[in-house]
RNA sequence: GAACCGAUGGCGCAAUGGUAGCGCAUCUGACUCCAGAUCAGAAGGCUGUCCGUUCAAGUCGGGCUCGGUUCA
Numbered sequence: 001g002a003a004c005c006g007a008u009g010g011c012g013c014a015a016u017g018g019u020a021g022c023g024c025a026u027c028u029g030a031c032u033c034c035a036g037a038u039c040a041g042a043a044g045g046c047u048g049u050c051c052g053u054u055c056a057a058g059u060c061g062g063g064c065u066c067g068g069u070u071c072a
Stems, first nucleotide, its partner, number of pairs: 001071007010024004018055001026042005048064005
C1' cells in the first nucleotide's frame, strides 16, 4: 500500500428495511438469623462517526476512524 471481516448497555452476543432483544453482571423487593441459591421487578443503548437512499435504516450505498486476518 491492497483485499476481506468486524464495531450494538459494564461484558458476551441477537435483531426480514417497520417501537433494538437475550444471557451474564448491577440495583430493589420476597425468602433467610446473615449471606448464597431461587423467585419477582427495575435501571442501563440516541446501534463507532459523517453523509446519502427510503414514508421508514442496526440492516442498503459512500467517506472516515479503530480493531482483526491475509497478501505485497
A computed fold for a 72-nucleotide RNA from Caloplaca ligustica, annotated as transfer RNA. The prediction has a mean pLDDT of 83. The organism belongs to Caloplaca, within Eukaryota. Its Rfam family is "tRNA".